[in-house]
Context: one part of a larger RNA
């Protein structure tokens, strides 16, 4: 430079917008840079390679041939690239009606429930366990009624339902705004697709100010178990959990499956349009989401028009097992760490 892979074997960045680069629909024309021929120039000798010849052979020499896969220069070809010009609409976007949603953000509202305070009734146990204890209660617990406060969280509806690029969204209204499906006419005219570096958003935990603070609850403390019990089981119980700004960038960030684009039996269930008629538990079609299964395809389990088929284009990433995601450097974080990320040994 080259080869083979990346669901489970080592391997798809957590997710997305995006520069630069890669690669890119369909027709016509000029060009002639890539490409291809054809001719000349030159590619020192020597080495290699082949014929033959000389030393009695051989090493080793000489002659002669090829070969030197490559440059330059010139004459053509124009299928592809490439580039210049005009031209299409099928990729893409745009408009118009109309539809589905826990997509985001702000603000307000409301009911059950938990925990406390007040009062009222009323007496002695309550709570907990696998048994207890510790705990709370005659200074009156728990139960039960009214009446406050005050935080977080939204039963049923709920569904291999629905939205989102992922994280991830669920009580009800308004307001503010993303994104997308369907039908339909019209337009722009390849504006596409990926994407090194970059930027951006990224559960929980955590960190910094400042609120909050009902529940749960890391550390603690205590009762138990137990041979011990820094634990699993019980009472308690502080960060934490909620908000607001800010930083943190990480996960079994999992479909353990990057991303677009065609093409390839079919059968079912589901959400969301649209059409059709003979109007139905009805057929067709476009979008999504699942279960099964042809062909293939996998080691093999299994994938299987949501492909893990067949194929094309771009990016990431693997390269025995520890040692190690450790150590140095470096950069970014307040830290806590994160990213890049080896060797020696070693089997």
């Nucleotide at each position: 430079c080259u080869g083979g892979g990346c669901g489970u074997a080592a391997a798809g960045c957590g997710c997305a917008c995006g520069u630069a680069g890669g690669c890119u629909g369909c027709c016509a024309u000029g060009u002639a840079a890539g490409u291809c021929a054809g001719a000349g120039g030159u590619g020192a000798a020597a080495u290699c390679c082949c014929a033959c010849g000389g030393c009695u052979c051989a090493c080793c020499c000489g002659u002669g041939g090829a070969a030197c896969u490559g440059c330059c220069u010139u004459u053509g070809a124009u299928a592809c690239u490439g580039u210049a010009u005009g031209g299409c609409u099928c990729g893409a976007g745009u408009u118009u009606g109309u539809g589905a949603g826990a997509g985001g953000g702000u603000g307000g509202c409301g009911g059950a429930a938990u925990u406390c305070c007040a009062g009222g009734u009323g007496u002695a146990g309550g709570a907990g366990u696998g048994a207890a204890a510790u705990c709370c209660g005659u200074a009156g617990a728990g139960a039960u009624c009214u009446g406050g406060a005050g935080g977080a969280a939204c039963a049923u509806c709920a569904g291999u339902g629905g939205c989102g690029a992922a994280g991830g969204c669920g009580g009800c209204c308004a307001c503010c705004u993303g994104g997308u499906g369907c039908a339909g006419c019209a337009c722009u005219g390849a504006c596409g697709c990926u994407g090194a570096g970059g930027u951006g958003c990224g559960a929980a935990a955590g960190c910094g100010u400042g609120g909050g603070g009902a529940u749960c609850a890391a550390a603690c403390a205590g009762g138990a178990u137990u041979a011990g019990a820094u634990a699993c089981c019980c009472u308690g119980g502080u960060a934490g959990u909620c908000c607001a700004c800010g930083c943190u960038g990480u996960a079994a960030a999992c479909g353990a499956u990057g991303g677009a684009u065609a093409c390839u039996a079919g059968a079912u269930g589901u959400c969301g349009g649209g059409a059709g008629c003979a109007a139905g538990a009805c057929u067709c079609u476009c979008g999504g989401c699942g279960c099964c299964g042809u062909a293939g395809u996998u080691a093999a389990c299994g994938c299987g028009u949501u492909a893990a088929g067949u194929a094309u284009c771009c990016c990431g990433c693997c390269u025995g097992g520890g040692g190690a995601g450790u150590a140095c450097g470096g950069u970014c974080g307040c830290a806590a760490g994160g990213c890049u990320g080896a060797a020696a040994c070693u089997c």
This is a predicted structure of a 347-nucleotide part of an RNA (small-subunit ribosomal RNA, central domain) from an uncultured bacterium.
The full RNA is in RNAcentral, with records from ENA.
Its mean pLDDT, the model's own confidence on a scale to 100, is 89.